């Protein structure tokens, strides 16, 4: 100097990388609620329980929101960032079931974003989630090719192509142990 293994540190993928918070804008929606007129016994995801002649559903009119989700901007934290499936466990929508939201945890899956299709949540053709397909992109490995010294061979390095893998990865670096 090299190799193997353990531990630590720092980085890159993307200018739409991931997430949180705040503000703005549109949408939600001319909807809900409230009031007036008509109407005349029902209304709700199911049950139960409510509500309704002090007038349901429905129709017309007046007035008229909000939450969740989204765009943009800024700040912050980061690169299993984070998301999600199943299960345990906790809270909420009066209760149970379903559905939805929320906090915790174990195991599993996903390198990353995109497009399309199906299903689902949703007011939605926005967006989210799951599955599948398609190419793109980053990384490592193998193979092939080109360039790289005066020439040849080889190595290194750079570029290009094909195929494949996965983030406990990859690159760089420090340290410990072993090998030599």
């Nucleotide at each position: 100097g090299g190799g193997u293994g353990g531990g630590g540190u720092a980085g890159g993928g993307g200018u739409u990388g991931c997430g949180a918070c705040a503000g703005u804008c549109a949408u939600c929606a001319g909807u809900a609620a409230u009031c007036c007129g008509g109407g005349a016994a029902g209304c709700u995801c199911a049950g139960c329980a409510g509500u309704g002649a002090u007038g349901a559903a429905c129709c017309g009119g007046a007035c008229g929101a909000a939450a969740g989700g989204g765009u943009c901007u800024g700040u912050c934290g980061c690169c299993g960032a984070a998301g999600u499936g199943c299960g345990c466990a906790u809270g909420g929508u009066a209760c149970u079931g379903g559905a939805c939201c929320u906090g915790u945890u174990g195991c599993g899956c996903u390198g990353g974003g995109g497009u399309u299709g199906c299903a689902u949540u949703g007011a939605a053709u926005a967006a989210g989630u799951g599955c599948a397909a398609c190419a793109c992109u980053g990384u490592c490995a193998a193979c092939c090719g080109u360039u790289u010294u005066g020439c040849c061979c080889g190595a290194u390095a750079a570029c290009g192509g094909u195929u494949g893998g996965a983030g406990a990865a990859c690159u760089a670096u420090c340290u410990c142990a072993c090998u030599g």
Molecule: Lysine riboswitch aptamer
Organism: Clostridia bacterium